[in-house]
RNA sequence: CUAUCAUCCAGAAAGGUGGAGGGACUGGCCCUGAGAAGCCUUGGCAACCGUCAUUGCUCUAAUGAGCGGUGCCAAUUCCAUCCCGGCAUAAAGACCGGGAAUGAUGAUGG
Numbered sequence: 001c002u003a004u005c006a007u008c009c010a011g012a013a014a015g016g017u018g019g020a021g022g023g024a025c026u027g028g029c030c031c032u033g034a035g036a037a038g039c040c041u042u043g044g045c046a047a048c049c050g051u052c053a054u055u056g057c058u059c060u061a062a063u064g065a066g067c068g069g070u071g072c073c074a075a076u077u078c079c080a081u082c083c084c085g086g087c088a089u090a091a092a093g094a095c096c097g098g099g100a101a102u103g104a105u106g107a108u109g110g
Base pairs, nucleotide, nucleotide: 001110002109003108004107005106006105007104008103013042014041015040016039017038021031022030023029026080027079028078043073044072045071048069049068050067051065052064053063054062055061082099083098084097085096086095
């Protein structure tokens, strides 16, 4: 970098440094000199993988712990984009529901 599988409406702070951006892209809409991104320190959230324990075991799962590996700590993946249905009609917009795509994270493989 890429493929597959799973999850994504929950949750989670403060200080230092820095000095204008950031929220992946596009369009919105937000955050931001009462200090963005990045970097450092401490803290926390969670339970994808390993580990430990209990129960179960045809079906190989469920629950708990939080030691380790990751990840994360504004807003539903912030909303939308593309498709299907409803509204719903002469035809649409807005709105509602569903799916896909994209993105993020983990595990396994190439």